[in-house]
RNA sequence: ACAGGUAUAACUCAAUGGUAGAGUAGCGGAUUCCAAACCCGUUAAUCUGGGUUCGAUUCCUAGUGCCUGUGCCA
Numbered sequence: 001a002c003a004g005g006u007a008u009a010a011c012u013c014a015a016u017g018g019u020a021g022a023g024u025a026g027c028g029g030a031u032u033c034c035a036a037a038c039c040c041g042u043u044a045a046u047c048u049g050g051g052u053u054c055g056a057u058u059c060c061u062a063g064u065g066c067c068u069g070u071g072c073c074a
Base pairs, nucleotide, nucleotide: 001070002069003068004067005066006065007064010024011023012022013021018054025043026042027041028040029039047063048062049061050060051059
């Protein structure tokens, strides 16, 4: 440089053209002599710009980051 894939919560993953859910983690509570485990509650997210659409996280497009492969230079 080219080709393909990918980007959602602090982390790991879902989901859908009709407004996003789970696990872990954090915080609070219950329990306990204390703690752990278990239980209850709670906090928190769609990479950026543009387009299509009544409506976009989802579709299209450009960019950016990451991953894989190929190639070039040194």

Transfer RNA from an Alphaproteobacteria bacterium, 74 nucleotides, folded computationally. Its Rfam family is "tRNA". Rfam links the family to the GO term triplet codon-amino acid adaptor activity. It is annotated as a transfer RNA. The source organism's lineage runs through Bacteria, Pseudomonadati, Pseudomonadota and Alphaproteobacteria. The prediction has a mean pLDDT of 80. It was read from a public genome assembly.